[in-house]
Molecule: TPP riboswitch aptamer (THI element)
Organism: Paenibacillus sambharensis
């Protein structure tokens, strides 16, 4: 500073890769690494569903920049930059003030 935390029930946003096998399946990192279709079209774009996770304005959940920049890997946002960047989705009720989050300091 002061409920901006927390739990509940509602609604609502996103992601779902990379690699090795003929398959089944195994490995990598993470919270999480899909199941089943369609419609257009020229190998790609959308739209609908099924499960999981995560987020929901103190918003890095997640898109865009990117077929980026470096580093690393069997590959992969694997890791850092980018990033004080531009955009992105909420009510309500409980408890808690003998004080949650958050920010500064040592």
């Nucleotide at each position: 500073u002061g409920a901006a935390u927390c739990c509940a029930c509602u609604a609502g946003g996103g992601g779902c890769g990379c690699c090795c096998u003929c398959g089944c399946g195994g490995g990598c990192u993470g919270a999480g690494a899909u199941u089943a279709g369609g419609c257009a079209u020229c190998u790609u774009g959308c739209c609908u569903u099924u499960g999981u996770c995560c987020c929901u304005u103190c918003g890095a959940a997640c898109c865009u920049g990117a077929u980026c920049u470096g580093g690393g890997u069997u590959a992969u946002a694997c890791c850092a930059g980018c990033g004080u960047a531009g955009g992105a989705a909420a009510g309500u009720g409980g408890g808690a003030a003998u004080g949650u989050a958050c920010g500064g300091a040592c």